This is a predicted structure of a 525-nucleotide part of an RNA (small-subunit ribosomal RNA, 5' domain) from an uncultured bacterium. It matches the Rfam family "Bacterial small subunit ribosomal RNA". Gene Ontology terms of the family: ribosome and structural constituent of ribosome. The full RNA is in RNAcentral, with records from ENA and SILVA.
Context: one part of a larger RNA
RNA sequence: CGCUGGCGGCAUGCUUUACACAUGCAAGUCGAACGGCAGCACGACGUGUAGCAAUACACGUUGGUGGCGAGUGGCGAACGGGUGAGUAAUACAUCGGAACGUGUCCUUUUGUGGGGGAUAACCAGUCGAAAGACUGGCUAAUACCGCAUGAGCUCGAGAGAGGAAAGCAGGGGACCGCAAGGCCUUGCGCGAGAGGAGCGGCCGAUGCCGGAUUAGCUAGUUGGUGGGGUAACGGCCCACCAAGGCGACGAUCCGUAGCUGGUCUGAGAGGACGACCAGCCACACUGGGACUGAGACACGGCCCAGACUCCUACGGGAGGCAGCAGUGGGGAAUUUUGGACAAUGGGGGCAACCCUGAUCCAGCCAUGCCGCGUGUGUGAAGAAGGCCUUCGGGUUGUAAAGCACUUUCGGCCGGAACGAAAUCGCGCGAUCUAAUAAGUCGCGUGGAUGACGGUACCGGAAGAAGAAGCACCGGCUAACUACGUGCCAGCAGCCGCGGUAAUACGUAGGGUGCGAGCGUUAAUC
Repeated sequence: CGCUGGCGGCAUGCUUUACACAUGCAAGUCGAACGGCAGCACGACGUGUAGCAAUACACGUUGGUGGCGAGUGGCGAACGGGUGAGUAAUACAUCGGAACGUGUCCUUUUGUGGGGGAUAACCAGUCGAAAGACUGGCUAAUACCGCAUGAGCUCGAGAGAGGAAAGCAGGGGACCGCAAGGCCUUGCGCGAGAGGAGCGGCCGAUGCCGGAUUAGCUAGUUGGUGGGGUAACGGCCCACCAAGGCGACGAUCCGUAGCUGGUCUGAGAGGACGACCAGCCACACUGGGACUGAGACACGGCCCAGACUCCUACGGGAGGCAGCAGUGGGGAAUUUUGGACAAUGGGGGCAACCCUGAUCCAGCCAUGCCGCGUGUGUGAAGAAGGCCUUCGGGUUGUAAAGCACUUUCGGCCGGAACGAAAUCGCGCGAUCUAAUAAGUCGCGUGGAUGACGGUACCGGAAGAAGAAGCACCGGCUAACUACGUGCCAGCAGCCGCGGUAAUACGUAGGGUGCGAGCGUUAAUC
């Protein structure tokens, strides 16, 4: 690709243009860091209306409370997810090594004292079509900056010098305070040091495709001295000095290619491959660069250049699906603009919880593997019909009909999960503590939480009822006759068939092989 197609489980699903992308989503979270209050809810106060009143309603004011848009700040965004362009070695695999770093986590030591100046939000104003920007004024912090102290730390041969921090929340007996609170205590934090775990950077050895119709290659090149730079060694970079270094054990150049665990095949040796899954690497429109940070030279960050697309008031701006879906295009060819955070895991948070196209599920496709079904038994008058015939019969064929049964699967009705016990509440005990408070830990106990899904599974009623095709039959190669055709039409993997008796073409009957598939084509061993 052609013909055909009942059900289920599991798995896979752009091999081509690393081609271009509409739209939505894919990285947020913390109010227990902070100033606040745009919006919502509650409370308080004031006014009005109704009412005898309690009260109800309406309007206004108020950060007082829950909470919270935007903002400052912290952590995360360097994970997870995608792709295979580049790369023949700064890669990968294995085995070693020394000159390194490390947020969060674990163990441990110790500290957490006292000050200051700003700034966003906000307000006022200005410019601009927009994106956005600017000026002035106010304010807070776990934002920023000094001072003190500093065992250890860093620098130094030494003397010595340098060098830190931040608070927030819960509870509370005495005491102080008008109050806020102080004070005590617990938890979470913060600073400095030591060790660890895990992770990462670096170096070496060995292995790692084809071409000699590529034989010479190399000037930061090879080494040294001195410096710079880095977390760290090093021509990594620089100045000077020397003239080295690599190469037929294949340098250099060209082509091809992500590598591995593995996969396919094979008795093995080997050969081919590297989809899914896992580890590592590289890349993120193309090229270059740094910033921030424990970590990036950063897919959904920034800057510059380029190509392309879009907006524009023509001055100027915006964008990057090789994330998940989806669109166009290319192509022989590859799916839904689905559901849920219930589970597992990740980020943030004390937690509740929020986010999570990771993930778990569902959808589509006989794309693959596996299982099941399309009925079972009986039934010779060997029925009818078909085909063949030597006209006797043979064959289709127990096949059908008939009789007796069964009901898987499908359709219908009813019941109905496991995956979910943690977090949480209560009780008891332990620990901490001034404390029977709060917190932490353990045990017991109670309750909540399911996308899949009213799914799996179970039960029930009905009824053989809804379910078989495809290729081949000359030899290789299992399976043969008739008719049609007449080197025509056609077949064909090879040998070869067809020119009037074709088991080889076409059709029919029969047969053979496989079977929800069967053939064909392409590829590998």